[in-house]
RNA sequence: CGAUCGGACAGCCGCGGCGCCUCUCGGGGCGUCGAGGAAAGUCGGGACACCACAGGGCAAGGGUGCCGGAUAACGUCCGGACGGGGAAACCCGAUGGAAAGCGCAACAGAGAGGAGACCGCCGACUCGGCGUCGCACGUGAACGCCGACGGUAAGGGUGAAACGGUGGUGUAAGAGACCACCAGCACCCCCGGAGACGGGGGUGGCUUGGCAAGCCCCACCCGGUGCAACGCCAGUUGGAGCGAUGACGCGGCCCGCUGAGCUCCAGGUAGGCGGCACGAGCCGGCCGGCAACGGCCGGCCCAGAUGGAUGGCUGUCACAACAGAAUCCCGCUUAUAGAUCG
RNA sequence: GCCGGAGUAGCUCAGCUGGUAGAGCAGCUGAUUUGUAAUCAGCUGGUCGGGGGUUCGAUUCCCUUCUCCGGCU
Numbered sequence: 001c002g003a004u005c006g007g008a009c010a011g012c013c014g015c016g017g018c019g020c021c022u023c024u025c026g027g028g029g030c031g032u033c034g035a036g037g038a039a040a041g042u043c044g045g046g047a048c049a050c051c052a053c054a055g056g057g058c059a060a061g062g063g064u065g066c067c068g069g070a071u072a073a074c075g076u077c078c079g080g081a082c083g084g085g086g087a088a089a090c091c092c093g094a095u096g097g098a099a100a101g102c103g104c105a106a107c108a109g110a111g112a113g114g115a116g117a118c119c120g121c122c123g124a125c126u127c128g129g130c131g132u133c134g135c136a137c138g139u140g141a142a143c144g145c146c147g148a149c150g151g152u153a154a155g156g157g158u159g160a161a162a163c164g165g166u167g168g169u170g171u172a173a174g175a176g177a178c179c180a181c182c183a184g185c186a187c188c189c190c191c192g193g194a195g196a197c198g199g200g201g202g203u204g205g206c207u208u209g210g211c212a213a214g215c216c217c218c219a220c221c222c223g224g225u226g227c228a229a230c231g232c233c234a235g236u237u238g239g240a241g242c243g244a245u246g247a248c249g250c251g252g253c254c255c256g257c258u259g260a261g262c263u264c265c266a267g268g269u270a271g272g273c274g275g276c277a278c279g280a281g282c283c284g285g286c287c288g289g290c291a292a293c294g295g296c297c298g299g300c301c302c303a304g305a306u307g308g309a310u311g312g313c314u315g316u317c318a319c320a321a322c323a324g325a326a327u328c329c330c331g332c333u334u335a336u337a338g339a340u341c342g
Numbered sequence: 343g344c345c346g347g348a349g350u351a352g353c354u355c356a357g358c359u360g361g362u363a364g365a366g367c368a369g370c371u372g373a374u375u376u377g378u379a380a381u382c383a384g385c386u387g388g389u390c391g392g393g394g395g396u397u398c399g400a401u402u403c404c405c406u407u408c409u410c411c412g413g414c415u
Stems, first nucleotide, its partner, number of pairs: 001342005007317007015034008036322001040333002043331005048226004055255004061222005066080005081095001082093004096217002101215002103211002118156002120152004126148007133140003164182006183207001185204008230274004237266006249257002281300008343414007352367004361398001369385005391407005
């Protein structure tokens, strides 16, 4: 890292569903089935039900984001590419676009985006003052110091980040200003691959930085409500307003559809049945595929409550988990003593 | 069961187009008063529910988890 199990056996008593038998209609007896890997959180995706069969257009909103595949579908899974970590096995990654535009970058620092002169370096083209020196004796063509003005992004320093790196040429000092090599970007061509991408060659300007889990752009997807959905039976008030000149509804607007109820206030009830468990089902074998998964054959029926069942005791071994269905399914996440295998 | 909302100082709440978190009450110290209350000045007090990620940087954005509250027949 992956997979499996997660008390075992025997006896007695008890509970819920279904089938059969019996019945003194209260029930009783027999048989059979009876929680989980997470039933949990309700996070993602569906099935199902109703709203119109979920419709057309526009706008807005939400989600996803390397490539290929799997699947009913997914933000899940499998295989691969690239990047990062590790000695390795292996693990992690919301991983499209920053030369479409807007925005942000605290503190520190001179300067935080197509920037910047604080220290330092320099005076080729400049100016002023003082001193030395020279002489033609009040001037400068020389030198030094100070100041102004200007040049300079090599060096110092700040920061998470300072506008490619190293070496050389060049220069007053410097700088992709120029050159060589290297890194990186854009475009073109060739080869390999299904693709992401990888390898090689050429051209270009010399570099165009970070954040899109900020707005945004691009591509793709998404109608709403949820079993307290919904259908049937039984039962059931009062008042006000709107409505076939079309209410309400289809999340917004328009079109289109539907077609008799709807809204508010006051009060009240929580009845029964269905939905409801044969399903993207489980087990075994074979085949295809690296795998996720798919196909074929054979076998099996595996909880269904509505105050809500699955528990207790005894004996031997071990005595120690997290925790319990409520429409169902596929995932993810979280909790989990211990045991076994690779 | 289904669907929403909120966790920040002892209490009640701000802060959410990311830049070291504030107000009121409460507490402590001092002044005022004979003393107390009130008033004035100052101070203390924060894992921003927990964990992980994005970013230079997270209370804020994203994921996950815990706790609490509300609505629906």
This is a predicted complex of two RNAs, RNase P RNA and transfer RNA, with 415 nucleotides together. The prediction has a mean pLDDT of 78. It holds a member of the Rfam family "Bacterial RNase P class A". It is annotated as a ribozyme. From the family's description: Ribonuclease P (RNase P) is a ubiquitous endoribonuclease, found in archaea, bacteria and eukarya as well as chloroplasts and mitochondria.